The RNA shown here (SAM riboswitch aptamer (S box leader)) has 101 nucleotides and comes from Citricoccus sp. SGAir0253. The RNAcentral record of the sequence draws on Rfam.
RNA sequence: UAACCAUCCAGAGCGGCUGAGAGACCUGGCUCGACGACGCCGCAGCAACCCGGGGGGACCUCGUUCCCCACGACGGGUGCUAAGGCCAGGACCGAUGGAGA
Numbered sequence: 001u002a003a004c005c006a007u008c009c010a011g012a013g014c015g016g017c018u019g020a021g022a023g024a025c026c027u028g029g030c031u032c033g034a035c036g037a038c039g040c041c042g043c044a045g046c047a048a049c050c051c052g053g054g055g056g057g058a059c060c061u062c063g064u065u066c067c068c069c070a071c072g073a074c075g076g077g078u079g080c081u082a083a084g085g086c087c088a089g090g091a092c093c094g095a096u097g098g099a100g101a
C1' cells in the first nucleotide's frame, strides 16, 4: 500500500509546552475554543481487539481447528480518554484491531 474479517449509542483527565482555530473530507446544522480549544510531551486512567487461564458447543475433518459465554487491566502488543465516527445527506467514506501477502 491494496483486498479480507470484526468493531465504532458503554467506559476513562490532570499537569507542562504551544497559541488559533478545532470536531477526517464535501454541503447544511450543532458544538468546543484566549476562563487557552486542536496539537505535542509526561503522568494517570479506561477498555478484553490481540493475549491469559476457565466453562460450553460444532465437525464425513477430532485439530497447535473453529464458534459461543463469563472472568482477568500487576504485567506483554495495540487502541482509546467532549458530545453516537457530534448530527443529517454524500463518497472507490474514515478510524482501530486481527489475520494474511
Stems, first nucleotide, its partner, number of pairs: 001101001004098005013043005021032003025090005044081003049077002051072002054069005059063001085093001
Description:
Model confidence (mean pLDDT): 82 of 100.